[in-house]
RNA sequence: GCCCCUAUAGCUCAGCUGGUAGAGCAUCGGACUCUUAAUCCGCAGGUCCUAGGUUCGAUCCCUCGUGGGGGCA
Numbered sequence: 001g002c003c004c005c006u007a008u009a010g011c012u013c014a015g016c017u018g019g020u021a022g023a024g025c026a027u028c029g030g031a032c033u034c035u036u037a038a039u040c041c042g043c044a045g046g047u048c049c050u051a052g053g054u055u056c057g058a059u060c061c062c063u064c065g066u067g068g069g070g071g072c073a
C1' cells in the first nucleotide's frame, strides 16, 4: 500500500428478505435467611462507531471516514 472481517445495554453476544431492538451476566429493588452468600421474582439501562446517500421507512442496503482483528506484499 491492497484486501477481508468486525463495531448493537456496564460486559459477552443475538437481531431472519428493510417495518421504531432482545437474551445471559452485572447493577438496582423485592422474596427467602439471625446476617451474608446461593436461589427465585421484578425494574431500569440503547444517538445501534461518525457523516452522507437510497427508501414511505435503515442496526440491516450503498459511499467516505474512525477504532479493533486478520491476510497478502
Base pairs, nucleotide, nucleotide: 001072002071003070004069005068006067007066010025011024012023013022019056028042029041030040031039049065051063052062053061

The RNA shown here (transfer RNA) has 73 nucleotides and comes from an uncultured bacterium.
It matches the Rfam family "tRNA".